The part of an RNA shown here (large-subunit ribosomal RNA, domain II) has 684 nucleotides and comes from a bacterium. Model confidence (mean pLDDT): 85 of 100. RNAcentral holds the full RNA, with entries from ENA. Rfam family: Bacterial large subunit ribosomal RNA. Its family is annotated with structural constituent of ribosome and ribosome in the Gene Ontology.

[in-house]
Context: one part of a larger RNA
Formats: sequence, structure tokens, C1' cells
RNA sequence: GCCGGCGAGUUUCUGCAAGCUGCAAGGUUAAUCCACUUCCGUGGAGAAGCCGUAGUGAAAGCGAGCCUGAAUAGGGCGUUGAGUAGCUUGUGGAAGACCCGAAACCGGGUGAGCUUACCAUGGUCAGGAUGAAGCUACAGUAACAUGUAGUGAAGGUCCGAACCGGUGACUGCUGCAAGAGUCUCGGAUGAACUGUGGUAAGGGGUAAUAUGCCAAUCGAACUCGGUGAUAGCUGGUUCUCCCUGAAAUAUAUUUUGGUAUAGGGUCAUAACAAUGCAUGAGGGGGUAGAGCACUGAUCGGGUGUCUGAGCCGCAAGGUCCAGCAUCUAGUCAAACUCCGAAUACCUCAUGACUCUUUAUGGCACUCAGCACCUGGGGGCUAAGCUCCAGGAGCAAAAGGACAAAAAUCCAGACUUACAGCUAAGGUCUCUAAUUGAUAUUUAGUGGGAAAGGAAGUGUUAUUCCUCAGACACCUAGGAGGUCGGCUCAGAAGCAGCCAUCCUUUAAAGAAAGCGUAACAGCUCACUAGCCGAGGAAUAAUGCGCCGAAAACUCAACGAGGCUGAAAUAUCAAACCGAAGCUUAAGAUUUGUAUAGUAAUAUAUAAGUGGUAAGGGAGCGUUCUGUGUACUGUGAAGGUCGCGCGUAAGCAGCGGCUGGAGUGAUCAGAAGUGCGAAUGCCGGC
Repeated sequence: GCCGGCGAGUUUCUGCAAGCUGCAAGGUUAAUCCACUUCCGUGGAGAAGCCGUAGUGAAAGCGAGCCUGAAUAGGGCGUUGAGUAGCUUGUGGAAGACCCGAAACCGGGUGAGCUUACCAUGGUCAGGAUGAAGCUACAGUAACAUGUAGUGAAGGUCCGAACCGGUGACUGCUGCAAGAGUCUCGGAUGAACUGUGGUAAGGGGUAAUAUGCCAAUCGAACUCGGUGAUAGCUGGUUCUCCCUGAAAUAUAUUUUGGUAUAGGGUCAUAACAAUGCAUGAGGGGGUAGAGCACUGAUCGGGUGUCUGAGCCGCAAGGUCCAGCAUCUAGUCAAACUCCGAAUACCUCAUGACUCUUUAUGGCACUCAGCACCUGGGGGCUAAGCUCCAGGAGCAAAAGGACAAAAAUCCAGACUUACAGCUAAGGUCUCUAAUUGAUAUUUAGUGGGAAAGGAAGUGUUAUUCCUCAGACACCUAGGAGGUCGGCUCAGAAGCAGCCAUCCUUUAAAGAAAGCGUAACAGCUCACUAGCCGAGGAAUAAUGCGCCGAAAACUCAACGAGGCUGAAAUAUCAAACCGAAGCUUAAGAUUUGUAUAGUAAUAUAUAAGUGGUAAGGGAGCGUUCUGUGUACUGUGAAGGUCGCGCGUAAGCAGCGGCUGGAGUGAUCAGAAGUGCGAAUGCCGGC
């Protein structure tokens, strides 16, 4: 891991509610006793007690009334009759109370054969090195001291085996080993190591304290018991079909992953249209918008015997700036409003509809929500962010589209069909269905992105030039006064300052660039010729271009591939396309009608996605009663084949196996249904 077996809402008492049954102004017996009985039990006796039949008051008490009160007032609770006992189901409470699961707490015991410390008594430490004190001799001293040599053999001394340890590295990691092996390393006469016997026990011992050790267990050992401790936590909780069908909110909470009440679900009973929708009528409002009349903010201009600062001036005064006031043009506001919707909300009326709605009671579940659209707060007008409000979805919704996909778009799956029509979305191939029309785009734009940039290209509009010749190229001219004046080393159109005229002309600036030290030189404006038909400028707009760098090849169309498209815009007609709608057949629920005592049947209408949850109807297992049926001429069980029922499931017949019990009907009682619980036991 698989298979098989076992494995979880039970039982007692007591409330509440519903259903059924008995009796009914009553209902009912309990303990106990008697009789019968093979056990189980059956029948009878037994009003004690309980509930109800009257309430009210704290009570005395009074009583269809009572209490309060001074009250004959007012007010509170009552009076106008249905209960009670049992059974079943659901659910609450008390109990282990659906099952498994703690870490812990307490009590009684068992442990120091491991280890810690101590006590008693024994044992062990190759070899080598160093050479303290003391002593002796000599030197030395006044005497000591001191020195040298020898002797001597001290030491938690040195090196290093046994022995004890465990420093570093590697190996080992289902190991040789629940701590080892190899190399390396520390101590090795000592606070050394070690044998045997003994002592100390868990709220404790022991400890050169590491919270270490006390039998592979130690921030409190192990074992049995209290014990089924408790677990607002996690996991699991076993057959079927049918009807309905949520919530993730408010308030409170030592409360925030729990719970209570309300809200939302379901079932029963009652009311019987009270609800919702459409239309009409009547309401209040201060949001969106708008506005500047108030409160404030704000840009420009004007005005003023106004106020203040600066500057000029002896002063008078002038000038300039700012403030304030006022006028004017233009703006802004969640905490501004002279105004002011749409919706929403409230009330009434009418209308259509096989609609809901409300109350009482039983039973719940829900209190982590989520992405999206809209109106807002927070944040960075960041977030797959966060907090509200309105909506529709997912949750609890399958199907089609978006390549693939909780939430987007379309659309709500009772069953069957090799029938039809459509929605979103699509129609070149993959791939069901058009190679339709007119334009645009050339960028593979389409098929990712901004500010900004550009004679890309299409469309629209305005102004101007033009056969008296436009625009562009080409040819020619582009002059004189004059090198204007000033400045300057120079300044001659072209460093700078001032002025910017006149003449000749077809035209030519006291010059729009380049250039020179300054001149010179080359262009331009302007003019003529040549040419011969459109040209110039501006604005708006459609589609494109650049801007454009990323990490696993293409990888920013699903792919192939696509250019008068298979891209984009507009238009048209077809078609495809879903579990939508229709058609055909069938099942089932509810309402209504008819028939029937009823069960039920028929017709008709509306339904039949579904998590938590509520309600309804059934299948099967074991045992008991009933009853009698099958069975060695072969029961149950196993296995193969042939069937029925919407499902759980259920036969009958035949073959093989098996070898002794089994079963229909109608009832009753439960150790009553397994795939999950890191489930338990067994097998493989």
C1' cells in the first nucleotide's frame, strides 16, 4: 500500500412541541399486596400522591373577582370551560452523552544491577626524564649569610604504554553500533583509575550547577489507580430517493476561529391578498449638478480727501510698492448654498397576474466570505490592498464563449432522442459555419506601453498665388551716393552704438546668412528670361512610424498561417453555435377540477441546479412474535449464466461447489448499513 473483519447520536430520568390512542370536568395510579404462570409475564386490588376544574394578594384573607388606594376614581392580574394518562418522533436539561485524541493534576506503590555522591574493604599504574628540601665536603663570614661540588629523591613535575578520557577531521546515517570505526589528540603518583558490598527516592535524592544524573525516560522517574480528567481545538461519523433551501450581517461578550438575541432557511397551524409588480395622485428632503446671495479661498484690471513702507525733495509735494474698501471680468469648496434633480423612501387609488405576505409554535444552520461593476473614505485617484454603501455573481451552478480559467459575457442541467430554432461568440485550415461589399492600413500595425518627435498616408476646412504664366530647377542681374555717422589699431552691408534716407532702375535691404586682420569673395531678399499647370501656408481628424533593453529557443495572434486580409471602420444577407427555447415520449411534486367513504384514477396548470440545514417517503441487516412453507430426492453461504424495479435493492430457473438449517406475510425490538478517523486487528 491493497484486501478482509471490527469501528462513532446510545441508555435512564425529567421538561417542551407535534402525531397517535384511552377516558373526559375529570384523568391517572406509585410503592406494596393477592391470584395465575415453566421462564418472560398476565389479571386484579391498592386514591397516598400528581395534573386539571378559580383567581388574586407579600400575607392575613376575600373570591368571579382580587390587589393597590381615603376612594364608589384610575390602574395591574383574572373571569367568557378541556383536560389528563400512555406510546412514537423531534429537541432541551442532568448524567462520559456521537467516537478517538492531550500536555497536565492528585493518591498508593516500584526503582541507585545505568548514573550522581558518600561509606567499608580490596586492586592497578611498562619504561624513560628532571633533580626541590635536607645532609656532607670545600670556599666564605667576627658569627650568620652566601657560593661551588657531591649526595639525596621531592613533585595535583616532564615524555610516554597499560588504564581513564573524547580534541579535530573523515567514514558511518534502514549503521558493526538507538553514539561506532580510522587517523589525530588530553590525563597517565593523583582532586588518579578500578572490583565487591552498602547508604541516599520523586512536593524527593544526588550534584567541583551542566537543570546535569536518578535503568536507551527528567524544568520534576516509572507503574497502577482517581479516569471514559477536561479539550470554545483538529480529525472521523457507515443505505436510497423526493420537496424546499440559507448565512458569512447587527448588538453584546476576559469577546473577536466561541457563544447569546435579532436577521436570513425549513416544517406545522391560523389569517386569506393583508405582499410584490405596473400606472396615476399626494408628500418630506438638500445628494448629483449648478451657483457665488452667505462663510471662506482665488487670478487680472480700475477707482480712492483712506492707511503704511521705500526713493527724490529744505519743504510743499512727486513717484513707486503693499494693505484696506469699492467697482469690474474670471474661478474654487466634505465640514459654503440664492438654487436644485434623477433615483430611493412614505401614503392613497386603480389594474393584471394559478404571486406572495403576516402571526404563533417545532427544528436548525450561519457570525473567517470572495473577485467584478457603480458611489465614496484610507493609500500614491498604488496593490490580486484596505474600510463602507448599492448591484449582480461565485460560495451552493453544471452547459456554451474567453486557447486553457470560482467570479467576466451568454445561459439556470427532471430523464431519453443519430429532430428543429437561436444567445454570447464565431464562419481560410486545425474546427461546426461566408474566401460577402465599400473604404482605410504596409506597420505583420493588427498580435503590449507614455511624454515627446517626424514633408508616412487618407479625409475635411480656411486663406493666398496662378495662361496678364504661379511653384521648383536653370540663365542673367542683385547697382550708385557710400568705406552712412559714431566707435575703433582696423569696423568697408555683416564686433558694437545711432540712424535706416535719396538716386538709377525690370529689380536690388545703409542688408537675411557664410566669409576676411580689415578689404576681397560666395549666397539670400528682390527682378527679368526660360518653362507651361497647378502651387503655397495653416487648422482639424482617421489609420500607421519612432520612442521600445532581461534573464529555460521561438514565447506580447491558441497554432498553422494571413496584406484589394484571414487586419481595421462601416454596411448587408446567410449560416454555425448551449444541458437556453421548440418538438416527440416518459417520470415526479404541488394547486385546481371530476369520480370515489378512502386509497387512488383521469384531466389541466405551474414546477423539478443545489452546500450548511429543515421536511417527506422508502430499501436492507440481526433477533422476537405471527404463520405455516422449503430442506440429505441437499438449507444457508460461494460462483457462472439468463431477469425486474426511478434508487437503496429484489426474485425465479439452471450448472458447479457446499453439507444443515432456512424463509414469505403482517407486526415488534435494535450492538442496524463504512472508504476515509497519520483508525484497530489479521492476511498478502